Predicted 3D model of an 87-nucleotide RNA (c-di-GMP-I-GGC riboswitch aptamer) from a Chloroflexota bacterium.
RNA sequence: AAUCGAAAGGGCAAACCCAUCGUGAGGUGGGGGCGCAAAGUUAUGGGUCUGCAAGUGAAACAGACGCAGAUCGCCAGACUGCCGAAA
Numbered sequence: 001a002a003u004c005g006a007a008a009g010g011g012c013a014a015a016c017c018c019a020u021c022g023u024g025a026g027g028u029g030g031g032g033g034c035g036c037a038a039a040g041u042u043a044u045g046g047g048u049c050u051g052c053a054a055g056u057g058a059a060a061c062a063g064a065c066g067c068a069g070a071u072c073g074c075c076a077g078a079c080u081g082c083c084g085a086a087a
Base pairs, nucleotide, nucleotide: 003087004084005083011036012035016031017030018029019028020027021026034073040079041078042077044076045075046074047071048070049069050068051067052066
């Protein structure tokens, strides 16, 4: 130093509730605490989800190799990072 994850100090914060923003998925703040060693940052690839919707059709509850979004606590990638037992 890398892998790795015991301890300690600290960190983050799911569901749910309240307020607020958004058509929505969801975001933000407060309470809360299921979990997390990257649950830090980043929508680059895939997934999932939302709104719109071409075209098809007798009819859209369906819907694109479409448009615009959400999610990094879905999985990868990229960048950065605290501590230091055992191995």
The organism belongs to Chloroflexota, within Bacteria. Of the family's consensus pairs, 90% are formed in the model. The sequence was found by an Rfam model in a public genome assembly. The coordinates come from a structure-prediction model, not an experiment, and the mean pLDDT is 88.